A computed fold for a 520-nucleotide part of an RNA from Flavobacterium sp., annotated as small-subunit ribosomal RNA, 5' domain. The coordinates come from a structure-prediction model, not an experiment, and the mean pLDDT is 84. The full RNA is in RNAcentral, with records from ENA and SILVA.

Context: one part of a larger RNA
RNA sequence: GGAUGAACGCUAGCGGCAGGCCUAACACAUGCAAGUCGAGGGGUAUAGGGAGCUUGCUUCCUAGAGACCGGCGCACGGGUGCGUAACGCGUAUGCAAUCUACCUUGUACAGGGGAAUAGCCCAGAGAAAUUUGGAUUAAUGCCCCAUGGUAUUAUUGAAUGGCAUCAUUUAAUAAUUAAAGUUCCAACGGUACAAGAUGAGCAUGCGUCCUAUUAGUUAGUUGGUGUGGUAACGGCAUACCAAGACGAUGAUAGGUAGGGGUCCUGAGAGGGAGAUCCCCCACACUGGUACUGAGACACGGACCAGACUCCUACGGGAGGCAGCAGUGAGGAAUAUUGGACAAUGGGCGCAAGCCUGAUCCAGCCAUGCCGCGUGCAGGAAGACGGUCCUAUGGAUUGUAAACUGCUUUUAUACAGGAAGAAACACUGGUUCGUGAACCAGCUUGACGGUACUGUAAGAAUAAGGAUCGGCUAACUCCGUGCCAGCAGCCGCGGUAAUACGGAGGAUCCAAGCGUUAUCC
Numbered sequence: 001g002g003a004u005g006a007a008c009g010c011u012a013g014c015g016g017c018a019g020g021c022c023u024a025a026c027a028c029a030u031g032c033a034a035g036u037c038g039a040g041g042g043g044u045a046u047a048g049g050g051a052g053c054u055u056g057c058u059u060c061c062u063a064g065a066g067a068c069c070g071g072c073g074c075a076c077g078g079g080u081g082c083g084u085a086a087c088g089c090g091u092a093u094g095c096a097a098u099c100u101a102c103c104u105u106g107u108a109c110a111g112g113g114g115a116a117u118a119g120c121c122c123a124g125a126g127a128a129a130u131u132u133g134g135a136u137u138a139a140u141g142c143c144c145c146a147u148g149g150u151a152u153u154a155u156u157g158a159a160u161g162g163c164a165u166c167a168u169u170u171a172a173u174a175a176u177u178a179a180a181g182u183u184c185c186a187a188c189g190g191u192a193c194a195a196g197a198u199g200a201g202c203a204u205g206c207g208u209c210c211u212a213u214u215a216g217u218u219a220g221u222u223g224g225u226g227u228g229g230u231a232a233c234g235g236c237a238u239a240c241c242a243a244g245a246c247g248a249u250g251a252u253a254g255g256u257a258g259g260g261g262u263c264c265u266g267a268g269a270g271g272g273a274g275a276u277c278c279c280c281c282a283c284a285c286u287g288g289u290a291c292u293g294a295g296a297c298a299c300g301g302a303c304c305a306g307a308c309u310c311c312u313a314c315g316g317g318a319g320g321c322a323g324c325a326g327u328g329a330g331g332a333a334u335a336u337u338g339g340a341c342a343a344u345g346g347g348c349g350c351a352a353g354c355c356u357g358a359u360c361c362a363g364c365c366a367u368g369c370c371g372c373g374u375g376c377a378g379g380a381a382g383a384c385g386g387u388c389c390u391a392u393g394g395a396u397u398g399u400a401a402a403c404u405g406c407u408u409u410u411a412u413a414c415a416g417g418a419a420g421a422a423a424c425a426c427u428g429g430u431u432c433g434u435g436a437a438c439c440a441g442c443u444u445g446a447c448g449g450u451a452c453u454g455u456a457a458g459a460a461u462a463a464g465g466a467u468c469g470g471c472u473a474a475c476u477c478c479g480u481g482c483c484a485g486c487a488g489c490c491g492c493g494g495u496a497a498u499a500c501g502g503a504g505g506a507u508c509c510a511a512g513c514g515u516u517a518u519c520c
Base pairs, nucleotide, nucleotide: 001520002519003518004517006516007515008514009513010512013372014371015370016369017368018367019365020364021330026328027327028326030325031324032323035072036071037070040069041068046063047062048061049060050059051058052057053056079283080282081281088208089207090206091205092204093203094202095201098200099199103196104195105194106193107192108191109190111145112144113143114142121134122133123132124131125130151176152175153174154173155172156171157170158169159168160167161166181188182187209255210254211253216246217245218244221243222242223241224240225239226238227237228236258280259279260278261277262273263272264271265270285306286305287304288303289302308319309318310317311316336362338361339360340359344358345356346355347354348353375406376405377404378403385397386396387395388394389393412456413455414454415453416452420447426441427440428439429438430437431436432435464509465508466507467506468505469490470489471488475504476503477502478501479500485492486491
């Protein structure tokens, strides 16, 4: 000198764009953050209408919430950096050792039957959370039979290729396994197989902090065979066999730490960092376990154990903000218990739509960067006042002020007022021709009466901070008298202090200026 997720002191007019718990992965009141589908199913409360009459009941029709069964989603999105020195990450390869819901393309298919169960109803238990028994019922829920192949498994044969195990193609035989409807115009779905796309899993080469005041480490350990397990290879697991495996090219142990793209500095080489944004990983009160599922060993799912908090009728129960706000605590220190789904994106749905603290916006903070303003021109009696001096005088403050003319950014008031919106759906039309494409119209804005524009009057609404001995730009007077004090280093102060305190003046930055901390 540059830089910062900064803090502190003094000061403070505005706007744009960014950023905002670095500490206690400490504990959390309250609200919200993941639902959706009636075009899968049964169906109720309730509402409207009609009929009957015993006038408040019965029955019929239409519409139909909540709850329940079922499907898809909840494995995304959002948070944090505890752990991890590791194939975790980065980079480059490989899988002839693998899986992939939704999506796209193609081929083929969807025949028949059955038993339950929630809901509803009845009867209970319990303070509650919750739960028991009985009867009955549906489905795109579950099960059985059929059909079926370029599917799977087994056996046999042939050809081609390779990278060792082998791979690909093909022929024959046997065995095994599918499906679901809604609505009846259409449309959306279902099953099997193949291919693609996307996502994931696994393996390997190289790179990846400090300590030798850590030198030896290791029994599933290293390898083999069999078996099991997995989507898949593998000591992944298990039984047996062998005695191996790693290490001064630093094993093992200890400490520290999420990694990268990037960021800061520097001419570069290097050095330092890992906030915001993006990719990957890990975690979800602490530890463990699996279930469901295409995908989890699952932040707002389950079970067990533990600590903590809360409710209780003492028998028993409930909870997990490292989601968004917010509270306490810690700390030098870090924001609103805001608005909207209008846009972008996501989930479900044929769609309308619903949900979305993702997101888009607004609020707070000079935390940073950038931009603008606090006026401009003229004006010498060089005014008054202040300060200083060699003191009837002069220097300086200083064109500074007064005064004259001009302007109105900004602020204030009033008026107008966006872009972000193109669509979906609906209506009409055109084209091909039977479900699509295109065109036109119509509809939709949280921000927001915001940005922006115009008009009005008036210099009107707006400057501070640090420093002035040398380094280092900027000097005099007074006070003090090794005192009070200053200080980054050298150092200054003991009676003429440009170094302390005040004043005048000056210098440097400027809505900031200094100090502290850290890095180069």